[in-house]
RNA sequence: GGCCCCAUCGUCUAUCGGCUAGGACACGAGACUUUCAUUCUCGGAAGCAGGGUUCGAUUCCCUGUGGGGUCA
Numbered sequence: 001g002g003c004c005c006c007a008u009c010g011u012c013u014a015u016c017g018g019c020u021a022g023g024a025c026a027c028g029a030g031a032c033u034u035u036c037a038u039u040c041u042c043g044g045a046a047g048c049a050g051g052g053u054u055c056g057a058u059u060c061c062c063u064g065u066g067g068g069g070u071c072a
Base pairs, nucleotide, nucleotide: 001071002070003069004068005067006066007065010025011024012023013022018055027043028042029041030040031039048064049063050062051061052060
C1' cells in the first nucleotide's frame, strides 16, 4: 500500500428499517440476616464522527477515525 471484518451502558453482548435500544456481570438503594455473604425486588447508565437515502436509520450507502485479520 491492496482487500476483508469490527466499533452499542463501566465490561461482555442482543438487534436482519418502526427504539421508549433488551440481557448478563458490575454499581447504587431496599427487603431478608445478629453481622457479612448468598438470595429477592427496584434503579441509574450506551449506538465512533460527518454526510446521504427514507415518513422513519444503531440497522442501508459514502467519507473519515480507531482496532483486528490477510496478501505484498